[in-house]
RNA sequence: GAUAGAGGCGCGGUUUUCAUCAGUACCGUCCGGCCAUAGUCCGGCAGACUGCCGUAUGAUGGGAAAGGGAACGCCGCCGAAGAUGGAUUCUUAGCCAAAGGAUUUGUCUGGGACGUAUGCAGAAUAUGCUGCGGACUGUCACGAUGAUGUGGAGCGCUAUC
Numbered sequence: 001g002a003u004a005g006a007g008g009c010g011c012g013g014u015u016u017u018c019a020u021c022a023g024u025a026c027c028g029u030c031c032g033g034c035c036a037u038a039g040u041c042c043g044g045c046a047g048a049c050u051g052c053c054g055u056a057u058g059a060u061g062g063g064a065a066a067g068g069g070a071a072c073g074c075c076g077c078c079g080a081a082g083a084u085g086g087a088u089u090c091u092u093a094g095c096c097a098a099a100g101g102a103u104u105u106g107u108c109u110g111g112g113a114c115g116u117a118u119g120c121a122g123a124a125u126a127u128g129c130u131g132c133g134g135a136c137u138g139u140c141a142c143g144a145u146g147a148u149g150u151g152g153a154g155c156g157c158u159a160u161c
Base pairs, nucleotide, nucleotide: 001161002160003159004158005157008078010077011076012075013074014073016071017070018069026062027061028060029059030058031054032053033052034051038050039049040048041047043096044095045094081109082108083107084106085105086104087103088102089101090100091099092098110137111136114133115132116131117130119129120128121127139152140151141150142149
């Protein structure tokens, strides 16, 4: 240097189904109110439209979706992957901001579970991410042989060539 492997509720992606989102957004009818020096659409500006608002402060009929989640299956894998910062670029949309995606680059994290934080995201008590905590677990080094300890990090470790 190349190849092949190991850590286990192992990581990520994806089809289908299911629940939730939610009787919410939205649409129709009736009723009530406002109405062009007005109202609505936006985070803001510009611009557009002519009707708009009301179940938070009416009634009734109909009625979603996306993201996130669970299960089976399939695919790619063991820095698998995740987080965060920069650069370039794309989408939403006319501009700014914001959000999301792609490529690249710097930093951090061995791993899963549990607990915790007026943490962040989220409709949510689900879930994800991050920080902290003590155990567990795999790996290497040192130690120990009566002791099962101390420390490090995956650009690591093991095997073969």
A computed fold for a 161-nucleotide RNA from uncultured Lachnoclostridium sp., annotated as Lysine riboswitch aptamer. It matches the Rfam family "Lysine riboswitch aptamer". From the family's description: Riboswitches are metabolite binding domains within certain messenger RNAs that serve as precision sensors for their corresponding targets. RNAcentral holds the sequence, with entries from MGnify.